[in-house]
RNA sequence: GGGCCCUUAGCUCAGUUGGUUAGAGCGCUCCGCUCAUAACGGAGUGGUCCGAGGUUCAAGUCCUCGAGGGCCCACCA
Numbered sequence: 001g002g003g004c005c006c007u008u009a010g011c012u013c014a015g016u017u018g019g020u021u022a023g024a025g026c027g028c029u030c031c032g033c034u035c036a037u038a039a040c041g042g043a044g045u046g047g048u049c050c051g052a053g054g055u056u057c058a059a060g061u062c063c064u065c066g067a068g069g070g071c072c073c074a075c076c077a
Stems, first nucleotide, its partner, number of pairs: 001073007010026004019057001027045006050066005
């Protein structure tokens, strides 16, 4: 220097062709159960989807630029 991939909740991730309200598991809080703890059961708790702009009636999803991370190739020596 060239190419590809990833970025959504505190963590790990899903979200198929743009369209009904952004979800799951774990975690956390409270309650039950127990002599007690764990386990188990019930209830609750969460994000304007990395940033900016664009397209559209409508963008997590498409396009452009940028940021961070990962992989491969080339160059250099």

The RNA shown here (transfer RNA) has 77 nucleotides and comes from a Candidatus Pelagibacteraceae bacterium. Rfam family: tRNA. It is annotated as a transfer RNA. Rfam's curators write: Transfer RNA (tRNA) molecules are approximately 80 nucleotides in length. RNAcentral records the identical sequence in 4 taxa. The RNAcentral record of the sequence draws on ENA.